A computed fold for a 1385-nucleotide RNA from an uncultured bacterium, annotated as small-subunit ribosomal RNA.

[in-house]
RNA sequence: UGCAAGUCGUGCGCUCCCGAAACCCGAGGCUCUGUCCGAAGGUUUCGGGGGAGCGGCGGACGGGUGAGUAACGCGUGGGCAACCUGCCCGGGAGACCGGGAUAACACCCCGAAAGGGGUGCUAAUACCGGAUACGAUCCCCCCACCGCAUGGCGGGGGGAUGAAAGGCCGAAAGCCGCUCCCGGAUGGGCCCGCGUCCCAUUAGCCAGUUGGCGGGGUAACGGCCCACCAAAGCUACGAUGGGUAGCCGGCCUGAGAGGGUGGCCGGCCACACUGGGACUGAGAUACGGCCCAGACUCCUACGGGAGGCAGCAGUCGGGAAUCUUGCGCAAUGGGCGAAAGCCUGACGCAGCGACGCCGCGUGGGGGAUGAAGGCCUUCGGGUUGUAAACCCCUGUCUUCGGGGACGAAUUCUGACGGUACCCGAGGAGGAAGCCCCGGCUAACUACGUGCCAGCAGCCGCGGUAAUACGUAGGGGGCGAGCGUUGUCCGGAAUUACUGGGCGUAAAGGGCGUGUAGGCGGCCGCUUAGGUCAGAUGUGAAAAGCCGGGGCCCAACCCCGGACCCGCAUUUGAAACCGGGCGGCUUGAGGGUAGGAGAGGGAAGCGGAAUUCCCGGUGUAGCGGUGAAAUGCGUAGAUAUCGGGAGGAACACCAGUGGCGAAGGCGGCUUCCUGGACUACUCCUGACGCUGAGGCGCGAAAGCUAGGGGAGCAAACAGGAUUAGAUACCCUGGUAGUCCUAGCCGUAAACGAUGGGCACUAGGUGUGGGGGGUUAACCCCCUCCGUGCCGCAGCAAACGCACUAAGUGCCCGCCUGGGGAGUACGGCCGCAAGGUUGAAACUCAAAGGAAUUGACGGGGGCCCGCACAAGCAGUGGAGCAUGUGGUUUAAUUCGAAGCAACGCGCAGAACCUUACCAGGGCUUGACAUCCCCUGACAGCCGUGGAAACACGGUCUCCGCGCUCUGCGCGGCAGGGAGACAGGUGCUGCAUGGUUGUCGUCAGCUCGUGCCGUGAGGUGUUGGGUUAAGUCCCGCAACGAGCGCAACCCUUGUACUUUGUUGCCAUCGGGUGGUGCCGGGCACUCAAAGCAGACUGCCGGAGACAAUCCGGAGGAAGGUGGGGAUGACGUCAAAUCAUCAUGGCCUUUAUGCCCUGGGCCACACACGUGCUACAAUGGCCGGUACAACGGGUAGCAAAGGAGCGAUCCGGAGCCAAUCCCUCAAAACCGGUCCCAGUUCGGAUUGCAGGCUGCAACCCGCCUGCAUGAAGUCGGAAUUGCUAGUAAUCGCGGAUCAGAACGCCGCGGUGAAUACGUUCCCGGGCCUUGUACACACCGCCCGUCACACCACGAGAGUUGGCAACACCCGAAGCCGGUGGGCCAACCC
Repeated sequence: UGCAAGUCGUGCGCUCCCGAAACCCGAGGCUCUGUCCGAAGGUUUCGGGGGAGCGGCGGACGGGUGAGUAACGCGUGGGCAACCUGCCCGGGAGACCGGGAUAACACCCCGAAAGGGGUGCUAAUACCGGAUACGAUCCCCCCACCGCAUGGCGGGGGGAUGAAAGGCCGAAAGCCGCUCCCGGAUGGGCCCGCGUCCCAUUAGCCAGUUGGCGGGGUAACGGCCCACCAAAGCUACGAUGGGUAGCCGGCCUGAGAGGGUGGCCGGCCACACUGGGACUGAGAUACGGCCCAGACUCCUACGGGAGGCAGCAGUCGGGAAUCUUGCGCAAUGGGCGAAAGCCUGACGCAGCGACGCCGCGUGGGGGAUGAAGGCCUUCGGGUUGUAAACCCCUGUCUUCGGGGACGAAUUCUGACGGUACCCGAGGAGGAAGCCCCGGCUAACUACGUGCCAGCAGCCGCGGUAAUACGUAGGGGGCGAGCGUUGUCCGGAAUUACUGGGCGUAAAGGGCGUGUAGGCGGCCGCUUAGGUCAGAUGUGAAAAGCCGGGGCCCAACCCCGGACCCGCAUUUGAAACCGGGCGGCUUGAGGGUAGGAGAGGGAAGCGGAAUUCCCGGUGUAGCGGUGAAAUGCGUAGAUAUCGGGAGGAACACCAGUGGCGAAGGCGGCUUCCUGGACUACUCCUGACGCUGAGGCGCGAAAGCUAGGGGAGCAAACAGGAUUAGAUACCCUGGUAGUCCUAGCCGUAAACGAUGGGCACUAGGUGUGGGGGGUUAACCCCCUCCGUGCCGCAGCAAACGCACUAAGUGCCCGCCUGGGGAGUACGGCCGCAAGGUUGAAACUCAAAGGAAUUGACGGGGGCCCGCACAAGCAGUGGAGCAUGUGGUUUAAUUCGAAGCAACGCGCAGAACCUUACCAGGGCUUGACAUCCCCUGACAGCCGUGGAAACACGGUCUCCGCGCUCUGCGCGGCAGGGAGACAGGUGCUGCAUGGUUGUCGUCAGCUCGUGCCGUGAGGUGUUGGGUUAAGUCCCGCAACGAGCGCAACCCUUGUACUUUGUUGCCAUCGGGUGGUGCCGGGCACUCAAAGCAGACUGCCGGAGACAAUCCGGAGGAAGGUGGGGAUGACGUCAAAUCAUCAUGGCCUUUAUGCCCUGGGCCACACACGUGCUACAAUGGCCGGUACAACGGGUAGCAAAGGAGCGAUCCGGAGCCAAUCCCUCAAAACCGGUCCCAGUUCGGAUUGCAGGCUGCAACCCGCCUGCAUGAAGUCGGAAUUGCUAGUAAUCGCGGAUCAGAACGCCGCGGUGAAUACGUUCCCGGGCCUUGUACACACCGCCCGUCACACCACGAGAGUUGGCAACACCCGAAGCCGGUGGGCCAACCC
C1' cells in the first nucleotide's frame, strides 16, 4: 500500500443513466390545414444498469496469535428436578381491523476537516393501537402418578394476560416469507468426582470472609449482588504467598516404567494497541462494531479530528534465522439471495528456501603394454588401477518436434496447465560433494612445522623422524547431500515405583518420652471400601500398529480391523488387606517372693595428701633442668617435729567388672527415688511397635547473679631454648575448675553401627539369678548381661557373624569435590553462638578398601675401614698435572656429586689436530662405474712460506688373439656425471662398549594352592652362614639367573726333563769368576700330580645345619690374591674408537699447505710430587731383589768429559749378551736445631741429547742463584698384614719429552673395646595423603597480571501488596426537571 464480509430490488421509498411503450405538451415542417408528421421537454408504465438510504439476514462463523491464565482453564467421567438455542426438521393453530411517524430527498445554517444542527416531504416484511387464542403464561380449586431432597410430571374446571407481514407469479394453483405453541436436531451455559509444574529460606490464610433467613439479578443455580443474623471456612494429604506455564489428542525418546515436549493437523480455552465499559442481538461483553481513559502514529486552518495486520501478501526493526505486495473461485466449504448470481487472501493452486520425508540421475559393458602423471619405496618395486585412454552400447534426467488429460457431480464451467502423461528424434554429451582416518571408531604413509602454528566430544596430541597440527597421495563413511552448533531422551540402577544406599566411600537424628501417621498376634461370624471376575456406556477424528487398496515405486493418501492399558454404571466372588461383632492368651501390662549394682537426689561423717598460719629443732642453701636461669632463702628457707586453718579429690579394693536411655556414675552412713533381672504362672485380655512435629535430658568450655578458692591452671609475666620461639621445658599466675540458682545445647555426643520383635551352627571366658546333683568343692541344665574365636550368609575389600554389618516393620539421613556448614532469610540465645541452610563461580576429580614398591629424625635382626681404635696423609707452601673461570683470531671437542677434574690423552714443538689466520683445490686426499691418453713417479732447475705451478731429464707393465694392430687387465694422467667427503647436529632415534649401586645376596619361572582383582604363597618362620650357605618346619613341589665350586696365580711335597739354569760329590784350571771336564743331588725353570674335605677327636646345638676348641699338617674352616658382576636402576657415559637411522653441508661444514693455537693467567678447585728436617742431611765404605725390555733395538769392554754425554763397537732375535751398579738397610765420618750442610722453587751463564726444526713450546748436565715452607683453619682421604708406611727397579706410549699410569720386589708396623652414633647395604615388620617414589608431597601470606562474583556515596527502572485521595465512560437505583406522533381522558 492493496485485498481479507457482505448480500438481498421476490421487503421499501428516492435519485441518476440507457432502452421501450402510452399519454401530455408541442418548436417546427408539409404530398399543406389534416383525427397529418413531429425535435426538445413532461407524466405514467415496463425492461436494464449505477448510487446512497430505510428494512432483513450475515458481520458471535471462517482466519490469526499464546500475552494472560496453576484456574472447573484443560483432560476424563458424571449431573442440571437450575437452563438457553437464530437459521434447519416434524407436528398443531393462525395472520382480522386500523394508525401515526422517519431516513433518503429538498432548502437553510455551523465546521479547515471529520461531521453536525434546523425546517419541510415520503414508503415498507420499520414502528404502534385494537381484535381473536389451538397451544403458552399467571392465579384459584380438584385428581392421578413419579423422584434421594429441593421437587417433578400429567389430567380436569374457573378467571386473567399475550400474536402476526407481507412479497413474487398471477386467473388460479403454487412458491418464499410472518405469528403462537409442542417436539426434534444442532450449538451452548452452569455444577460436581478425579487428574494437572517448581519453591516450606512462602506456615499460617480469610471480612462477602463461611453459613443462614429474606430479597435483587440472570436463560439458569449460586455470597453473583444486598439487608439482617450467626462465627464460621481453608491448611502439613501443603492453605496463603512467590516463580514459571495456555491445556489435551498427540510428538520425541526408552525394553518397559519413565523422562522431555505441546511446532504442523485436530478438540478446548484465552486474547485482538493497553486498561475499563456497556449496547445491539438467538448468540458478543464482539480482531477488520460502539463509548471512555492511556501510550503511540498520522492530519489540522490549533478550534479539533483519524487510526489499530496476533487476517493474506508486503515494509521496517530486532535477530544466528523464517517466503510472493502471485493465480483462481474450476473444485471443497461458508454468507446472502426464490433464483441468476454476488462476496469469500477460508480454500484450491502456483512461486521462493535441500527446511524435512520419499524416489531418481550424474551412465552401462568390454578394456593390462597394468600407459602417462601423482604418491611411496628396502630402488627390486608398490599404489592410484579397469580407474583412464580406446572400443561397443543405453537413454532415466535433459534438449528439440508432435500429441495431450483425469480432476466436472452437472447442460455450462479448469486457476493449476500446453502441466502430468504419451510418441518421435539427437547425443555420454549438461549434472558430486561433504566429513573422517591416535584409542573409543571403519580408514596410513610422505613432507612441512618444532609446546610454534594449531587440534580437541572424552582420554589427550605438538618442545626436530607427529598415522593426533598443515598439505599431498592413498584409504574409510555417507551421498544431493555432508559436517557443526543448540535442545530433549537414552546409555545413567547417576533420585533406584519397576530398580540404590548409610561401620570405614556421601549418609544413623547426642539420648529419651510421646502426638499425628505408618505397621500390627490366634479363632469364629459378618460387611464388601481395597482386591478379583463378567456385562454395558464412554474412551471424537487424525496419528501409531495389523491387513488391504490408489498415485510406475516410495514418501503421501484412502478403506477395514485391532488397540486406546482410563473413567463411569451394573452384576457377582469373599481367600487376603480394611470395617463391625464375639471369643482366646502366646505379644504387652500387672501381682507375689527374692537377690545384684560407682543408677539418681538430699543430708551428715571420715582419713591420707598438697598448701598456708603459729611454735620448736636446725643452717646455707633450696628449687628446677638435657644443662641452666628466673624464683625462694641469713628478716633463717629447704629439711624435721608439734599444733592449727581451709578447699578440693577419694590411693589400695579395681576387673575387655557393675549401673544408666544417652551425657555419665567410684570414700563411709542415713533418708527419698528410677530402672533392670530371676522364680511362681495368680490377674487384665492385643491394651502392641515405630514415631514427622512437640516436650524433656544432655560432657567440656562459655555466660548471668551470689558464694567459695587448697591444689591445678587458659590469658598474662619472667627465665631458658632458638635464626626467631607470641611454642614445646622452667618459675610464677588470673579467669576457670568447686557450691547455689538460671542460661547455653554443642563434641571423634563413636561401636564413626537408630529402635523393636522373630528366625538363622558352634566353642570359650566373665558379671547377676534360678534349678539338678553333691558331705562339700567340682560338674550339668537354664534366663539376663558383657567379651573373644568362628560356620552359613553378607560385604568393594577390610571385616561382621544370636550383642549381625545375615533374613522380614517404622523413623532419620545420603546423591561428585571445592565454594560451605559459609551467605541471605527465619527461629532460638544476655552474649558467645546454635539451628535450618543455598547460589554464583571453579575443578576432573574428591574419596574407600586393599596390593606392590619407595620412604620414615618407626621398630626388630644383620653386614661393610661405615663409625670407633690406630697408622700415614690431604686441606697451609713451592712445583707438576687436570678442571672451572677469564682471556683469545683460536685457546678444538667431550667428561660434571658419589660414579667429571694425572679422565678420553699408554705421552700436542711440525705431524697428531678435530681449533684459528692466511694461501690454495673442486668428481675432489679416499671407493665404484664410463670415455680418452700412455704415461706418472723420481731427479734437476725456476717461482713460492709451503701446498703447488712451470720447464728440463727419464718414461709404462702383464696376458690373449685372426700379431704395423686389436682386445682384456693393472697402473698413471686428463674428462663428464652418477657420486665421494664431513671429528657437522641429534648418546633424548640406535647397535656395541663402559661406569655405578655392587661381590651387594639377591632376581625370577613352571605347576599347584589362596584372592573378584592388583597380587600372594614358594622366597615368610626357627636356627646357621661370607652367601636365598645349609638344616628344620611349612600349600606348596620343583627349577632357572646369581652365591659357591670349576679357571689363573701364590704357599708345601713329589714325579718328569736338565740348557742358556744349578754346582753337592769327582777331576782340571785361574789373580779372580761353574771358568772347563763332568753331573742333574740341590736351587731354579715348566709341565704333571698330590694335598684341605670340618675328613678325625672333644664340647655346644634339636640326634640337624653349624659353631667353639684340639690333633695332625707347608697350609684349616671360602689359606692369600686375581679373573668372574644376577633381574635391573641412573632417558648415567660415549654419534670424537667403531658402526648406524634421520637431519644438515656440497667451489664447502669437504680436501691440501704454512704459521699460530690446544702450553694464555687476576683468580678458584681436584689429583699428585718435593719438603719443612737429626728415626735427618751430606761424605766415604759395603750387602741383598723381583717383574720386565731389547735388531729402525739393547749395547759391553776400552777411551774422553766434573757431568749430561760422546767415541767405540764385542755380544745378543736373548734362563746364553745387554739394559743391570737396585735403593732404603748396614759400617764409619761430619753437621748440632739454625730458614740451617734443612728445603729446593726461581733466575743467570755454560753445555749435552733427540729431532727437518726445541722462539712461542722438550728433556738432561755443570756452575751460580737460593724463594715459599718450621707440620698446616673449618673440613676431609686411605688402610685390618706381608696390609699401611717407606725404599728403589722395570714396562707400555715414545724420535725426544713422567712427579702420571701399569707392574715388580726390599724393609715392614699400630689397632679393632664394641655397633650407641655418621654413611652405604640386606631381611622381617609398621605407618603413609609418596609412585618422575622424601631431592617426594604439600599449606598459607605477599608481589604482578587476568577471570568470576561481591561491597560501595548514590542514581534509575520495573513488579507486587496495603491504606488513603481524585476520578472517565458505562450500568443499576433514587430524586427532580424537560420533551413527546400513535393509545386513553

Description:
Model confidence (mean pLDDT): 85 of 100.